[in-house]
Context: one part of a larger RNA
């Protein structure tokens, strides 16, 4: 390397756009690069493969004859290719609706929660398994009025919805992507995939500046304990929260790549459209669920495939050693990406 894989045994890149590169609908003429085939030339000699022979047979050997390939040269046009030319089933456009936590800014709410002035009030509160460290008569805790603050958005809420994917939920305004059903018009294969690139990308982390109410790594103090660098309390800084700029990883999970075509049904539900007064049935697009054929080691999957095929990409090749060292390379760092070998088992 073939092969044979890739939901859970090793394996689908975190997600997308898209170059170059593979492959690609329906049709009519044309060439003839691939492809089929006729001749020709050459493919030394030996070997090699068939057939006929000589040594008793075989090795061994002698004759004949093939062979693939390559040139040149006639021709064949079903498929691939390629040039015109047509179509409308792929794919888009436009118009006429819709439905949404899709993005971005900007204002605006109310409940809570802490803090701050005052008003009542009086002795406690907190906290636990039980305590303590806290607090509190220098008037806490409750309780009422005011007020400042950041930070989240109760009910509605769903097995719902949107988004490529991370994600997205208070409300009203602007901007601004994407999808969908119907119906008509037009375009005429514009497609599918996509090595590298590029961009986006939770949570935590960096760097400037800003903010800090709750929380809360680190830390400090109680408490358990043998011990307690924890679990429980009290407290508490980064951080969380905003802007700009990086960093670029997660169980980034449907552990399931995308596209496209075919393969029983049945229950719900989102959004459209047809009939129909009405239940309702019929469909297209999601979204769950049971399930038949079929797969599958089994679990289980099942039209939203893990079935049945087709195109293109990605990745696996026994465990540990290792996602380590080493080179490169990114990145302020932290670390990120590529990524082994000794040597065991």
């Nucleotide at each position: 390397u073939u092969g044979g894989g890739c939901a859970u045994a090793a394996a689908g890149a975190g997600u997308g756009c898209g170059c170059a590169g593979g492959c690609g609908g329906u049709u009519a003429u044309g060439c003839a690069a691939g492809u089929c085939u006729g001749g020709u030339g050459u493919u030394a000699a030996a070997u090699g493969g068939u057939u006929c022979g000589g040594c008793u047979u075989a090795a061994c050997u002698g004759a004949a004859u093939c062979a693939u390939g390559c040139g040149c040269u006639g021709g064949a046009a079903a498929c691939u290719g390629u040039a015109u030319g047509a179509c409308u089933a792929g794919a888009g456009u436009u118009u006429a609706a819709g439905a949404g936590g899709g993005g971005a800014u900007a204002u605006u709410g109310g409940a809570a929660u802490u803090c701050c002035a005052g008003g009542u009030g009086u002795a406690g509160g907190g906290g636990u398994g039980a305590a303590a460290u806290c607090u509190g008569u220098a008037g806490a805790u409750a309780u009422c009025u005011g007020g400042a603050a950041g930070a989240a958005c109760a009910c509605c809420a769903a097995u719902g919805g949107c988004g490529a994917a991370g994600g997205c939920a208070a409300a009203u305004a602007u901007c601004u992507g994407g999808c969908u059903a119907u119906a008509a018009a037009c375009u005429g294969a514009c497609g599918c995939u996509g090595a590298g690139g590029c961009a986006c990308g939770a949570a935590g982390g960096u760097g400037c500046g800003g903010g800090g109410a709750g929380c809360a790594a680190a830390c400090a103090g109680g408490u358990u304990u043998a011990g307690a660098u924890a679990c429980c309390c009290u407290g508490g800084u980064a951080g969380u929260c905003c802007g700009c700029a990086c960093a670029g990883u997660a169980a980034a999970c449907u552990a399931u790549g995308u596209a496209c075509a075919c393969u029983a049904g049945g229950u719900g539900u989102c959004g459209g459209g047809u009939a129909g007064c009405a239940g309702u049935a019929c469909u297209c697009g999601g979204u769950a669920c049971c399930g038949a054929a079929g797969c599958a080691a089994a679990u289980g999957c099942a039209u939203u495939a893990a079935g049945u095929g087709u195109a293109c990409c990605g990745c696996c090749u026994g465990g540990g050693g290792a996602g380590u060292a080493u080179g490169c390379u990114c990145g302020c760092a932290a670390g990120g990406g590529u990524g082994a070998a000794a040597c065991u088992c």
About this RNA
The part of an RNA shown here (small-subunit ribosomal RNA, central domain) has 345 nucleotides and comes from a Bacilli bacterium. The prediction has a mean pLDDT of 88. Its Rfam family is "Bacterial small subunit ribosomal RNA". Gene Ontology terms of the family: structural constituent of ribosome and ribosome.